The RNA shown here (transfer RNA) has 72 nucleotides and comes from Chitiniphilus eburneus. Taxonomically the source falls in Chitiniphilus (Bacteria, Pseudomonadota, Betaproteobacteria, Chitinibacteraceae). The RNAcentral record of the sequence draws on Rfam. Its Rfam family is "tRNA". It is annotated as a transfer RNA. About the family: Transfer RNA (tRNA) molecules are approximately 80 nucleotides in length. The coordinates come from a structure-prediction model, not an experiment, and the mean pLDDT is 82.
[in-house]
RNA sequence: GCCGAUGUAGCUCAGGGGUAGAGCACUCCCUUGGUAAGGGAGAGGUCAUGGGUUCAAUUCCCAUCAUCGGCU
Numbered sequence: 001g002c003c004g005a006u007g008u009a010g011c012u013c014a015g016g017g018g019u020a021g022a023g024c025a026c027u028c029c030c031u032u033g034g035u036a037a038g039g040g041a042g043a044g045g046u047c048a049u050g051g052g053u054u055c056a057a058u059u060c061c062c063a064u065c066a067u068c069g070g071c072u
Base pairs, nucleotide, nucleotide: 001071002070003069004068005067006066007065010024011023012022013021018055026042027041028040029039030038048064049063050062051061052060
């Protein structure tokens, strides 16, 4: 230099056009003599950034950025 993959909650990841979810972690409550385990409720997201297409974009297209891999 060229090609490809990935980027979504604090962490690990779903969701592939129609109001963004799970597990763990966090906060409060229940249970216990106390902890752990268990149960209930809750908070937390400009979906990497900027454009385009569309009535509507996390999702499709383009560019950029970051990480990883391959080729030279």